[in-house]
RNA sequence: GGCGGUGUAGUUCAGCCUGGUUUAGAGCGCUACGCUCAUAACGUAGAAGUCACGGAUUCAAAUUCCGUCACCGCCA
Numbered sequence: 001g002g003c004g005g006u007g008u009a010g011u012u013c014a015g016c017c018u019g020g021u022u023u024a025g026a027g028c029g030c031u032a033c034g035c036u037c038a039u040a041a042c043g044u045a046g047a048a049g050u051c052a053c054g055g056a057u058u059c060a061a062a063u064u065c066c067g068u069c070a071c072c073g074c075c076a
Base pairs, nucleotide, nucleotide: 001075002074003073004072005071006070007069010028011027012026013025020059030046031045032044033043034042052068053067054066055065056064
């Protein structure tokens, strides 16, 4: 330098192929409460998101298109 993959909550991931329900979901973790002598476990509730960044298309974009960045792999 060329090609491909990945980027979504603190963390691990789904959702993307086929755009559309009101404000994007789950496990683990976190906070509060209940339970307990207490802790764990369990139950209930809650917080946490620029869907890597910028632009384009569209009535509407996490999802389509273009560019950029970071990481990983292959080739030279």
Overview: Predicted 3D model of a 76-nucleotide RNA (transfer RNA) from a Nanobdellota archaeon. It matches the Rfam family "tRNA". It is annotated as a transfer RNA. About the family: Transfer RNA (tRNA) molecules are approximately 80 nucleotides in length. The source organism's lineage runs through Archaea, Nanobdellati and Nanobdellota.